[in-house]
RNA sequence: UCCCCGGUAGCUCAGCGGCAGAGCGGGUGGCUGUUAACCACUAGGUCGUAAGUUCGAAUCUUACUCGGGGAG
Numbered sequence: 001u002c003c004c005c006g007g008u009a010g011c012u013c014a015g016c017g018g019c020a021g022a023g024c025g026g027g028u029g030g031c032u033g034u035u036a037a038c039c040a041c042u043a044g045g046u047c048g049u050a051a052g053u054u055c056g057a058a059u060c061u062u063a064c065u066c067g068g069g070g071a072g
Base pairs, nucleotide, nucleotide: 001071002070003069004068005067006066007065010024011023012022013021018055026042027041028040029039030038048064049063050062051061052060
C1' cells in the first nucleotide's frame, strides 16, 4: 500500500429497504423461615462517524475510523 471479515442494549449476538430484538446481566414484585433457584413485570439504543441513493436506510453506495485476518 492492497484485499477480506466485523463494529447493533452493560456482555454475547440476531435482525427479508417499512415498529430495533433475543439470551445473559440490572431493577421491582411474587414464591420460600432465609439465600439461591423459579415465576411475573420492567428500564436501558445518536444501530462506529460523515455523506449519498430512496417516499422510507441497522439494511444499498462512498469516504473515514476502530478491531481481527490475509497479500506484497
Predicted 3D model of a 72-nucleotide RNA (transfer RNA) from a bacterium. Its Rfam family is "tRNA". The family's RNA type in Rfam is transfer RNA. RNAcentral records the identical sequence in 3 taxa. RNAcentral holds the sequence, with entries from ENA and MGnify.